c-di-GMP-I riboswitch aptamer, 92 nucleotides, folded computationally.
Its mean pLDDT, the model's own confidence on a scale to 100, is 78.
RNA sequence: GUGGAAACUUGGCAAACUAUCGGAAACGGUAGGACGCAAAGUUAUAGGGACUAAGGCGUCUAAGUAGACGCUAUGUCAGCCUGACUGCUAAU
Numbered sequence: 001g002u003g004g005a006a007a008c009u010u011g012g013c014a015a016a017c018u019a020u021c022g023g024a025a026a027c028g029g030u031a032g033g034a035c036g037c038a039a040a041g042u043u044a045u046a047g048g049g050a051c052u053a054a055g056g057c058g059u060c061u062a063a064g065u066a067g068a069c070g071c072u073a074u075g076u077c078a079g080c081c082u083g084a085c086u087g088c089u090a091a092u
Base pairs, nucleotide, nucleotide: 005089012037013036017032018031019030020029021028022027035079041085042084043083046082047081048080049077050076051075055072056071057070058069059068060067061066
């Protein structure tokens, strides 16, 4: 420099769950904990997909101005898929 995952060692990350904090929620931070991961590193303004619905809009019931339902992302997920960027080790 190429290449992109057979194996070992040493390391790395950390699902569910629990505690606590933030948040309307989805979810996230921290500590514990390991189901898994060779990119489980970054990107949610790359595309698709999924979750939530505070606010907004609509309908209904109400009229003590509230409640129920539906739609909606500007919220969230990179450990759902594809892509992009970066990186480690072995092998060659």